Large-subunit ribosomal RNA, domain IV from an archaeon, 330 nucleotides, folded computationally. The full RNA is in RNAcentral, with records from ENA. The prediction has a mean pLDDT of 85.
Context: one part of a larger RNA
């Protein structure tokens, strides 16, 4: 030097992207327990005390005895147990074994599953909304087929999509692409009729015609999508209001520098002695947005973000020790 373990005075995150890595805590009993909140819950919140030996005095109770007053009382020998007083150690869940806590925000409700061997997560599933579909000889999968599954079920079922607990909502658009019905009408393929082809045939026309096309509705929890330029209130500034081009309609309720905001370190508050950081507003949303979900939410998470508290060799700065690898000597 390096692996494994172990102890450091004082400071105590000052190392670090980042308390990561150790450390603090720890079990049981008693007290006490806040904000939230779907009243279950949070909760072992959070905070404090006790824990081993002797005595002493109660207290409940098991059992034997015994006392004429008997659901009582005395007395032995047992169990819990409550107070009080003494010892011992530095230390009494002394070894093992054994949670640090708290505040706040984002995603995801939650348990649960996952990339066997670089990713356990906001991803998948989930109950629970909603849609479309199938009437059983049914739709749907597996199979060339028989046939089997679903299911010996039958629409409160079964299949397919989408969304993702609950609470509150789910705005406009059917012009495009899709589904869906509907069509008197146009169009339209071979067959078949009829005709033209010198008789025959090749071949040409004509007429009829299915499913599709057209056409004409409907349908967005189908895929989607959801403008722009002027002027205008008696300080300015703003623009409740008006005009115009324009669209299928021109983003409503929320929410908003977010996991979404470029410019951005946005502007203002808290927080720091200082903060591209959290957290709360604001709105001028490059490019928010309503089941391609919106927005809130207890609860829960080896999920991500900041902050205080304990607690520490993470650091300031480094020292020892103990086993062992590896150099080196013998």
């Nucleotide at each position: 030097a390096c692996u494994a373990a172990c102890u450091u005075a004082g400071g105590g995150a000052a190392g670090u992207c980042g308390a990561c890595a150790a450390a603090u805590u720890a079990g049981c009993c008693c007290c006490g327990u806040u904000c939230c909140u779907u009243c279950g819950g949070u909760u072992g919140a959070a905070g404090g005390g006790g824990u081993c030996c002797c005595u002493g005095c109660g207290a409940u109770u098991g059992u034997a005895u015994u006392c004429g007053u008997a659901u009582g009382g005395a007395u032995g020998c047992g169990a819990u147990u409550a107070c009080a007083g003494g010892g011992u150690u530095u230390a009494a869940u002394a070894a093992c074994a054994a949670g640090g806590g708290g505040g706040a925000u984002c995603c995801g409700a939650c348990u649960g599953u996952u990339u066997a061997a670089c990713a356990a997560a906001a991803a998948c599933u989930u109950a629970a909304c909603a849609u479309c579909u199938c009437g059983c000889u049914a739709g749907c999968c597996a199979g060339c087929a028989a046939u089997g599954g679903u299911g010996c079920g039958u629409a409160u079922g079964g299949g397919a999509u989408g969304u993702g607990a609950c609470g509150u909502c789910u705005g406009c658009c059917c012009a495009g692409u899709g589904c869906u019905a509907g069509u008197a009408c146009u169009u339209c393929a071979a067959a078949c009729u009829c005709u033209c082809g010198u008789c025959c045939a090749a071949g040409g026309g004509a007429g009829c015609u299915a499913a599709g096309a057209g056409c004409u509705a409907g349908u967005a929890a189908a895929c989607g999508g959801c403008g722009g330029g002027a002027a205008u209130a008696a300080c300015u500034a703003u623009a409740a209001u008006u005009c115009u081009c324009u669209u299928a309609a021109g983003g409503u309720a929320g929410c908003g520098a977010a996991a979404u905001g470029c410019c951005u370190u946005g502007u203002c508050g808290u927080u720091u002695a200082a903060u591209u950081g959290a957290c709360g507003a604001c709105c001028u949303g490059c490019a928010u947005g309503a089941a391609u979900g919106g927005c809130g939410u207890a609860a829960c998470g080896a999920g991500a973000u900041c902050c205080c508290u304990a607690u520490u060799g993470u650091c300031c700065c480094a020292a020892g020790u103990u086993a062992g690898u590896g150099u080196c000597c013998c």